The prediction has a mean pLDDT of 81. This is a predicted structure of an 84-nucleotide RNA (transfer RNA) from a Candidatus Woesearchaeota archaeon. Taxonomically the source falls in Candidatus Woesearchaeota (Archaea, Nanobdellati). It was read from a public genome assembly. Its Rfam family is "tRNA". The family's RNA type in Rfam is transfer RNA.
RNA sequence: GCCGCGGUCGCAUAACCUGGUAGUGCGGCCGGCUCGAGACCGGCUGGCCUUACGGCCGUGUGGGUUCGAAUCCCACCCGCGGCG
Numbered sequence: 001g002c003c004g005c006g007g008u009c010g011c012a013u014a015a016c017c018u019g020g021u022a023g024u025g026c027g028g029c030c031g032g033c034u035c036g037a038g039a040c041c042g043g044c045u046g047g048c049c050u051u052a053c054g055g056c057c058g059u060g061u062g063g064g065u066u067c068g069a070a071u072c073c074c075a076c077c078c079g080c081g082g083c084g
Base pairs, nucleotide, nucleotide: 001083002082003081004080005079006078007077010026011025012024013023020067027045028044029043030042031041032040046057047056048055049054060076061075062074063073064072
């Protein structure tokens, strides 16, 4: 230098091909159960603003296409593997 795969919530991992509510598990918090804890059960769990209702932003970065992008296109950054 070229090719392939990957980057998503605190961690892990789906959703991508086939564009339309960012899901699940672990962990964490609250509650239940218990004398207490573990296990188990229920709820919540990206960020900002708001008393609340609600609004805006967010999938490595920056653009593009589209009514609409994690998803499609382009460039770039990072990691792993291969070729030279």